RNA sequence: ACGCGUGCUCCGGGGUCGGUGAAAGUCCGAACCGGCGGUGACAGUCCGCGACCCGGUCGAAUCCAUCGGCCGGUGGAACCGGUGAAAUUCCGGUACCGACGGUGAAAGUCCGGAUGGGAGGCAGUGCGC
Numbered sequence: 001a002c003g004c005g006u007g008c009u010c011c012g013g014g015g016u017c018g019g020u021g022a023a024a025g026u027c028c029g030a031a032c033c034g035g036c037g038g039u040g041a042c043a044g045u046c047c048g049c050g051a052c053c054c055g056g057u058c059g060a061a062u063c064c065a066u067c068g069g070c071c072g073g074u075g076g077a078a079c080c081g082g083u084g085a086a087a088u089u090c091c092g093g094u095a096c097c098g099a100c101g102g103u104g105a106a107a108g109u110c111c112g113g114a115u116g117g118g119a120g121g122c123a124g125u126g127c128g129c
Base pairs, nucleotide, nucleotide: 002128003127004126005125006124009121010120016030017029018028019027031109032108033098034097035049036048037047038046044096045095053073054072055071056070057069058068059067060066078094079093080092081091082090100112101111102110
């Protein structure tokens, strides 16, 4: 250095102005935001992961429900031009996307599950090579 394990720690941003209305941070016009790893050079839109949602299975005295472990499924959206050895990542232009439940009226931005879960980052430690 590499592989496997382990305990700690860190780790998500954004509603402002105007309009309509009995009522909207939810609608309309404009605004604002962008988790993690990878990549010939920096990515919300490439490749993958996570979150959310669904199912199977096992466990908790357990048929259902609920919670947890494991396995599986689902899972949004970008083009054109330029520079360059190299960019769907930079620059210019014009687009597009955003779980579930709640709510005086429909939510990426409000409230909630969540002081949760979790990809992963950092440094440490044990074992293997």
Predicted 3D model of a 129-nucleotide RNA (FMN riboswitch aptamer (RFN element)) from Halostreptopolyspora alba. The coordinates come from a structure-prediction model, not an experiment, and the mean pLDDT is 81. Rfam family: FMN riboswitch aptamer (RFN element). Rfam describes the family as follows. The RFN element is a highly conserved domain that is found frequently in the 5'-untranslated regions of prokaryotic mRNAs that encode for flavin mononucleotide (FMN) biosynthesis and transport proteins. RNAcentral holds the sequence, with entries from Rfam.